[in-house]
C1' cells in the first nucleotide's frame, strides 16, 4: 500500500397501521444491542422503556361500517443503485 462485513440511505412494486391521529420526526432521563477475519470499542450508530415539546387531508359511493380514490417524513418484504468497518491492535493479499 490494497480487499472484504453488519449495516444506512435513495428509489421502485407489493403490502401493513392510522385518518374516530396512531405513528414518524425532535428533545430529556435510563437501560441495552450491533459495529470487516480475531480481539478492543467511543463523544458516533441503532433499539426498549419512562417524561416532555410540536403537529395533519380528506374526498365519492354506500347506509352503519364497509368499499374505493386519495393522504401519512405510516410498518413490513422484495429488486436496484449508492455508502460502508469512528478510532486502536493483530491477521489477510
Nucleotide at each position: 500500500a490494497g480487499a472484504g462485513u453488519a449495516a444506512a440511505a435513495a428509489u421502485g412494486u407489493g403490502u401493513u397501521c392510522g385518518u374516530a391521529a396512531a405513528g414518524u420526526g425532535c428533545c430529556u432521563g435510563c437501560c441495552g444491542a450491533a459495529c470487516g477475519g480475531g480481539g478492543a470499542g467511543u463523544u458516533g450508530u441503532c433499539g426498549a422503556c419512562a417524561g416532555g415539546a410540536c403537529g395533519a387531508a380528506a374526498g365519492a359511493c354506500a347506509g352503519u361500517u364497509g368499499u374505493c380514490u386519495g393522504c401519512g417524513g405510516u410498518u413490513c418484504a422484495c429488486a436496484u443503485u449508492u455508502u460502508g468497518c469512528a478510532u486502536c491492535c493483530c491477521g489477510c493479499u
Predicted 3D model of a 93-nucleotide RNA (THF (Tetrahydrofolate) riboswitch aptamer) from uncultured Ruminococcus sp. Its mean pLDDT, the model's own confidence on a scale to 100, is 77. It matches the Rfam family "THF (Tetrahydrofolate) riboswitch aptamer". Its family is annotated with tetrahydrofolate metabolic process in the Gene Ontology. Rfam's curators write: Tetrahydrofolate (THF) riboswitch was first reported for Ames et al. as an RNA motif in 5' untranslated (5'-UTR)regions of folate transport and biosynthesis genes in Firmicutes genomes.